About this RNA
This is a predicted structure of a 523-nucleotide part of an RNA (small-subunit ribosomal RNA, 5' domain) from an uncultured bacterium. Model confidence (mean pLDDT): 81 of 100.

Context: one part of a larger RNA
RNA sequence: GAUUGAACGCUGGCGGCAGGCCUAACACAUGCAAGUCGAACGGAAACAUGUCUAGCUUGCUAGAUGAUGUCGAGUGGCGGACGGGUGAGUAAUGCUUGGGAACUUGCCUUUGCGAGGGGGAUAACAGUUGGAAACGACUGCUAAUACCGCAUAAUGUCUUCGGACCAAACGGGGCUUAGGCUCCGGCGCAAAGAGAGGCCCAAGUGAGAUUAGCUAGUUGGUGAGGUAAAGGCUCACCAAGGCAACGAUCUCUAGCUGUUCUGAGAGGACGAUCAGCCACACUGGGAUUGAGAUACGGCCCAGACUCCUACGGGAGGCAGCAGUGAGGAAUCUUGCGCAAUGGGCGAAAGCCUGACGCAGCAACGCCGCGUGAUCGAUGAAGCUCUUCGGAGUGUAAAGAUCUGUCGUGAGGGAAGAAUAACUUGGAUUCAAAUAGUUUUCAAGUCUGACGGUACCUUACAAGAAAGCACCGGCUAACUUCGUGCCAGCAGCCGCGGUAAUACGAGGGGUGCUAGCGUUGUCC
Numbered sequence: 001g002a003u004u005g006a007a008c009g010c011u012g013g014c015g016g017c018a019g020g021c022c023u024a025a026c027a028c029a030u031g032c033a034a035g036u037c038g039a040a041c042g043g044a045a046a047c048a049u050g051u052c053u054a055g056c057u058u059g060c061u062a063g064a065u066g067a068u069g070u071c072g073a074g075u076g077g078c079g080g081a082c083g084g085g086u087g088a089g090u091a092a093u094g095c096u097u098g099g100g101a102a103c104u105u106g107c108c109u110u111u112g113c114g115a116g117g118g119g120g121a122u123a124a125c126a127g128u129u130g131g132a133a134a135c136g137a138c139u140g141c142u143a144a145u146a147c148c149g150c151a152u153a154a155u156g157u158c159u160u161c162g163g164a165c166c167a168a169a170c171g172g173g174g175c176u177u178a179g180g181c182u183c184c185g186g187c188g189c190a191a192a193g194a195g196a197g198g199c200c201c202a203a204g205u206g207a208g209a210u211u212a213g214c215u216a217g218u219u220g221g222u223g224a225g226g227u228a229a230a231g232g233c234u235c236a237c238c239a240a241g242g243c244a245a246c247g248a249u250c251u252c253u254a255g256c257u258g259u260u261c262u263g264a265g266a267g268g269a270c271g272a273u274c275a276g277c278c279a280c281a282c283u284g285g286g287a288u289u290g291a292g293a294u295a296c297g298g299c300c301c302a303g304a305c306u307c308c309u310a311c312g313g314g315a316g317g318c319a320g321c322a323g324u325g326a327g328g329a330a331u332c333u334u335g336c337g338c339a340a341u342g343g344g345c346g347a348a349a350g351c352c353u354g355a356c357g358c359a360g361c362a363a364c365g366c367c368g369c370g371u372g373a374u375c376g377a378u379g380a381a382g383c384u385c386u387u388c389g390g391a392g393u394g395u396a397a398a399g400a401u402c403u404g405u406c407g408u409g410a411g412g413g414a415a416g417a418a419u420a421a422c423u424u425g426g427a428u429u430c431a432a433a434u435a436g437u438u439u440u441c442a443a444g445u446c447u448g449a450c451g452g453u454a455c456c457u458u459a460c461a462a463g464a465a466a467g468c469a470c471c472g473g474c475u476a477a478c479u480u481c482g483u484g485c486c487a488g489c490a491g492c493c494g495c496g497g498u499a500a501u502a503c504g505a506g507g508g509g510u511g512c513u514a515g516c517g518u519u520g521u522c523c
Base pairs, nucleotide, nucleotide: 001523004520006519007518008517009516010515013369014368015367016366017365020361021327026325027324028323030322031321032320035078036077037076040075041074043071044070047069048068049067050065051064052063053062054061055060056059085280086279087278094205095204096203097202098201099200100199103197104196105195108193109192110191111190112189113188114187116150118148119147125140126139127138128137129136130135156165157164158163170185171184172183173182174181175180206252207251208250213243214242215241218240219239220238221237222236223235224234225233255277256276257275258274260269261268262267282303283302284301285300286299305316306315307314308313333359335358336357337356341355342353343352344351345350372402373401374400375399382393383392384391385390407460408459409458410457411456412455416450421445422444423443424442425441426440427439430436467512468511469510470509471508472493473492474491478507479506480505481504482503488495489494
């Protein structure tokens, strides 16, 4: 000099854009952060509508009715493996780069074939009943795209090449001569794709030798098991190997990278935000479900802690967003909205979304703007210095003319919104069809948290808007007074013991400026 997720002191007008617990992976009150589908199902607790019945105050009350809109709880499907957080662990089961073969893949795209015929349950519900609660137990009834056989079976799997084996589900709209036809969505098997994931190899990726030997599933083989898949991954048997001064093993430290900072570069340092990968979810262990987890807001066991209890027993997990306590030099609102982008579910309308979009707080950073401009000498007053003549502050002020950024009041007022959604019309697909449906074109309508937005216009009035550090040398900037090796200063050299440009104050000056200085970090 540059840098910063900074902190501290003094000061502080506005805006734009970024970033904001680096410490205790410490403990957490409260609210919210993952639901959705009635076009899978039996149904009907709530709300609304209709119909029926009864009463009468003749438009109200009570009851019935799933008939309609819808829908609590339940069965079922898809999603809760994404998104969001944190960096404890991990020096290699990680990461980066480059290769590889023995694999899996829900939703999506393309293609081929198929979707026949049956069965038995169970929640909800009703009844009885246990418990303080959490939550159950028994009996009975019922549905499905829930569950299970049978049939069918190749291009699939296995094969001794003869053969054997494996599936499925319906729901909604329209028309109907009531036979059925058709459209949309879904279902099963198989093949391919896309995207995603699992696995293997090599090289690189900290420190310590005051760590020199380490290793028995250890290294390899045969066979078997297991896995989606290669493999000591696991097991039986056999052999005795494998690694290591090119640093094994052990110990300490640490998430890795793109990047970021610095530097002319080489290099050094770093890994906040953003992006990719990994790991973790109170601590340790375990599996279940599933295409995918060994699952942050799922389950089981153990532990520590907290809470409830009728003492028998139960409940919980903010390293999600806010917020609280604690720790600390130190780090924000218990805000608004799903309008946009994206995600989940749904045919759609839509619902959910602390992702996200916005607003709030703090000069924490970068950038921009302002605190006025021009004229103005009797060089006013005041203050400081003085050789007492004067000099400085100083065109500075006053005063005059002007401007109106910003601010304040008033008025107007975007873009972010469409290819989404809805309505109408045309064309188009299937077809017997002017229904319906698919695709598409045109016109119209609707939707904004931010938002009293940005921006524009007009009015008002110099107004409400300057500080901080330094002035011995390095280093730009000097005098007076006070103090008297005291009080104090100090980055280094060093100042201070009676004329201190070095301490403290005044005047003056220098530097930077909504900041300035100090401290810490790194180059």